[in-house]
Molecule: transfer RNA
Organism: Candidatus Micrarchaeota archaeon
């Protein structure tokens, strides 16, 4: 150079047009002589960036960045 995936909370992911969740991790509480398991709760996300299509975008379409594989 061509293509195909991939970016969403600290980390691993899920959501596939209709006001973002789960599990871990952290926190604060229950238990416990104490911790660890275990139970409840609470906080944390401009959905990689910038456009566009829609009443309505994480999601569709378009440029870019980044990381991962193919093929010359």
């Nucleotide at each position: 150079g061509c293509c195909c995936c991939c970016u969403u909370a600290g980390c691993u992911c899920a959501g596939c047009g209709g006001u973002a969740g789960a599990g871990c991790g952290a926190c604060c509480g229950c238990c416990u002589c104490g911790u660890a398991a275990g139970c409840g709760g609470u906080a944390g996300g401009u959905c990689g960036a910038g456009g566009g299509u829609u009443c309505a975008a994480a999601u569709c379409c378009c440029u870019c960045a980044g990381g991962g594989g193919g093929c010359u």